[in-house]
Annotation: Model confidence (mean pLDDT): 81 of 100. Predicted 3D model of a 73-nucleotide RNA (transfer RNA) from a bacterium.
RNA sequence: GCGCCUGUAGCUCAGCGGAUAGAGCGCAACGUUGCGGACGUUGAAGUCGGGGGUUCAAUUCCCUCCAGGCGCA
Numbered sequence: 001g002c003g004c005c006u007g008u009a010g011c012u013c014a015g016c017g018g019a020u021a022g023a024g025c026g027c028a029a030c031g032u033u034g035c036g037g038a039c040g041u042u043g044a045a046g047u048c049g050g051g052g053g054u055u056c057a058a059u060u061c062c063c064u065c066c067a068g069g070c071g072c073a
Stems, first nucleotide, its partner, number of pairs: 001072007010025004018056001027043005049065005
């Protein structure tokens, strides 16, 4: 330099054009316990990497930039 893949909650990921964007783990409060852990209930936490475009509507499609990974040179 060229090509491909990835970027969504603190972490690991799902979500393949229309529902208030979800799960597990973690975290907090409460219950339980002699105290913890485990377990149960409830809850907080997301500019969906940035910017444009297409569309009535974009996390999802297109372009570009940024970051990370892989391959080729």

Rfam family: tRNA. By type it is a transfer RNA.